[in-house]
A computed fold for a 72-nucleotide RNA from a Candidatus Woesearchaeota archaeon, annotated as transfer RNA.
Rfam family: tRNA. By type it is a transfer RNA.
The sequence is in RNAcentral, with records from ENA.
The source organism's lineage runs through Archaea, Nanobdellati and Candidatus Woesearchaeota.

RNA sequence: GAGCCCGUGGUCUAGCGGUAUGAUAUUUCCUUCACAGGGAAAUGGUCGCCAGUUCGAAUCUGGCCGGGCUCA
Repeated sequence: GAGCCCGUGGUCUAGCGGUAUGAUAUUUCCUUCACAGGGAAAUGGUCGCCAGUUCGAAUCUGGCCGGGCUCA
């Protein structure tokens, strides 16, 4: 330098054009003499950034940034 893939709560992850899913973590309550475990609830996301397409974009298109793999 070229090609391909990835970027989503603190962490991991689902999503394939129509309200962003689950686990874990954190907080509260119940259970226990207490802890662990279990049960219930709550909090936490400008979906990497900017623009475009669309009635509507995490999803499609372009550019940029970051990471990975391959080739030279």